[in-house]
A computed fold for a 558-nucleotide part of an RNA from an uncultured Bacillota bacterium, annotated as small-subunit ribosomal RNA, 5' domain.
Context: one part of a larger RNA
RNA sequence: GGACGAACGCUGGCGGCGUGCCUAACACAUGCAAGUUGAACGGAUCGACUUUUCGGACCCUUCGGGGGAAGAAAAGAAAGAUCAGUAGCGGACGGGUGAGUAACACGUGGGUAAUCUGCCCUUUAGACCGGGAUAACCCCGGGAAACCGGAGCUAAUACCGGAUAAGAUCAUAUACCGGCAUCGGAAAAUGAUGAAAGGAAGGCCACUCUAAAGAAGCUUUCGCUAAAGGAUGAGCCCGCGGCCCAUUAGCUGGUUGGUAAGGUAAGAGCUUACCAAGGCGACGAUGGGUAGCCGGCCUGAGAGGGUGAUCGGCCACACUGGGACUGAGACACGGCCCAGACUCCUACGGGAGGCAGCAGUGGGGAAUAUUGCGCAAUGGGGGAAACCCUGACGCAGCAACGCCGCGUGAACGAAGAAGGCUUUCGGGUCGUAAAGUUCUGUCAAGUGGGACGAAGUCUGCAUCACUAAUACUGAUGCAGGUGACGGUACCUAAAGAGGAAGCUCCGGCUAACUACGUGCCAGCAGCCGCGGUAAUACGUAGGGAGCAAGCGUUGUCC
Numbered sequence: 001g002g003a004c005g006a007a008c009g010c011u012g013g014c015g016g017c018g019u020g021c022c023u024a025a026c027a028c029a030u031g032c033a034a035g036u037u038g039a040a041c042g043g044a045u046c047g048a049c050u051u052u053u054c055g056g057a058c059c060c061u062u063c064g065g066g067g068g069a070a071g072a073a074a075a076g077a078a079a080g081a082u083c084a085g086u087a088g089c090g091g092a093c094g095g096g097u098g099a100g101u102a103a104c105a106c107g108u109g110g111g112u113a114a115u116c117u118g119c120c121c122u123u124u125a126g127a128c129c130g131g132g133a134u135a136a137c138c139c140c141g142g143g144a145a146a147c148c149g150g151a152g153c154u155a156a157u158a159c160c161g162g163a164u165a166a167g168a169u170c171a172u173a174u175a176c177c178g179g180c181a182u183c184g185g186a187a188a189a190u191g192a193u194g195a196a197a198g199g200a201a202g203g204c205c206a207c208u209c210u211a212a213a214g215a216a217g218c219u220u221u222c223g224c225u226a227a228a229g230g231a232u233g234a235g236c237c238c239g240c241g242g243c244c245c246a247u248u249a250g251c252u253g254g255u256u257g258g259u260a261a262g263g264u265a266a267g268a269g270c271u272u273a274c275c276a277a278g279g280c281g282a283c284g285a286u287g288g289g290u291a292g293c294c295g296g297c298c299u300g301a302g303a304g305g306g307u308g309a310u311c312g313g314c315c316a317c318a319c320u321g322g323g324a325c326u327g328a329g330a331c332a333c334g335g336c337c338c339a340g341a342c343u344c345c346u347a348c349g350g351g352a353g354g355c356a357g358c359a360g361u362g363g364g365g366a367a368u369a370u371u372g373c374g375c376a377a378u379g380g381g382g383g384a385a386a387c388c389c390u391g392a393c394g395c396a397g398c399a400a401c402g403c404c405g406c407g408u409g410a411a412c413g414a415a416g417a418a419g420g421c422u423u424u425c426g427g428g429u430c431g432u433a434a435a436g437u438u439c440u441g442u443c444a445a446g447u448g449g450g451a452c453g454a455a456g457u458c459u460g461c462a463u464c465a466c467u468a469a470u471a472c473u474g475a476u477g478c479a480g481g482u483g484a485c486g487g488u489a490c491c492u493a494a495a496g497a498g499g500a501a502g503c504u505c506c507g508g509c510u511a512a513c514u515a516c517g518u519g520c521c522a523g524c525a526g527c528c529g530c531g532g533u534a535a536u537a538c539g540u541a542g543g544g545a546g547c548a549a550g551c552g553u554u555g556u557c558c
Base pairs, nucleotide, nucleotide: 001558002557003556004555006554007553008552009551010550013406014405015404016403017402018401019399020398021364026362027361028360030359031358032357035089036088037087040086041085043083044082045081046080049076050075051074052073053072054071058067059066060065096317097316098315106241107240108239109238110237111236112235115234116233120230121229122228123227124226125225126224128162129161130160131159137152139150140149141148142147168193169192170191171190172189176185177184178183199222200221201220202219203218204217208215209214243289244288245287250280251279252278255277256276257275258274259273260272261271262270292314293313294312295311296307297306298305299304319340320339321338322337323336342353343352344351345350370396372395373394374393378392379390380389381388382387409439410438411437412436419430420429421428422427443499448491449490453485458480459479460478461477462476463475464474465473502547503546504545505544506543507528508527509526513542514541515540516539517538523530524529
């Protein structure tokens, strides 16, 4: 000199864009942060309305009777709504943190002939015949609760059995092809294994069936099964690279290798049995300390040094320790089980919980924000869609924490007011500074207007495609509708210098000097050093220098 997630002191006008618990991976009140699908399924409640029975105001009457509102009860019930349940997909993403980890964790370059991959894309083929349950519900029982047990009923795109199998997989096995190699691929052949939901929704009656309605039919869309390929994502392996201590020198028994078996999606001591006795190490093993790694960031002419906040990639963790289940994917932050510490409820028998999600609270600390608005945009989950959910995100709030921009006025104005300071008492200086005159109108305040961010989805109409069809559906075009921020940005008539400057320093380094006070005192100080009676070094004043909505100090790095 530069830099900072900074803090502290004094001061403080506005705006834009960023940034904001570095400490206790300390403990957490409260709210929200992951749901969605009724176009997979059966129910419960509601439901316009309908039917039946009762009722009987009132009306008509040929006096026999007929009609009949309100109201009550029962049953049914379209479209639709709500609710829990079964089922599907998603809760493995997104968001947080940096404890652990010196490791194939990360970076980089390879390998996988040792592998998997839901949703998505392309292609091929298919979906036949059956079955038994179970939740919800209802009944009974237990419990303070959390919840649990028993009996009965029922559905499915839930579950199960059989059939089929081009292709696929496995086994036997050869021609052939490929490879440096263990070996890989593999036609034909034989044997074995092994699927599905023809479900949901819309439309239609040209064809088939039907007396008709309509459907088991046709058609469109979404789904289902098997297989091949792709894309994406992931697993595993290897070379090389990046901390400190030798005042850590020896370490190792599944240890090193082999055979066999098991196991995994997959290679492997990954696991087990047996056999051999190996394996690592001064090119630093083992042990100890410290630490998430990188793109980057800071500094520097560079080499290098330091660092790993925000943003992006990877990893690890989710109260502490352990474990598996489900699943394409987890050993799973807002899932499950066990143990532990802690907190809460309890009828003392037993239960409930996990902010290192967003806010917020206590605590710690020099120190770090709102219990805000919105799903309008972008992105994500579910859904055919409408739409629902989304503390991701978009915004707003707080903070000079940082960077950038703007303003606090401009011109003229005296041989120079008053006043301050100083003086050799002549003067000098603050100083064109002020006053005054003439202007300007940024910002703030205020008047009126007022966005971009919106394109899609959706609704209506038209055309085309599909189709038997003008229906349904899809595509395209036109019109309509959708904004948290926000009456914000921005524009704007008029008025008016009005509302807006401080901080540090002035001995040398180092730009800037005098007076008074003090008298080795009080004090200053980054280094050298100042102060003991004329101190440009202490304190105050005047003046000056430097930066400026900041200026200094402290800390850390180069």
RNAcentral holds the full RNA, with entries from ENA and SILVA.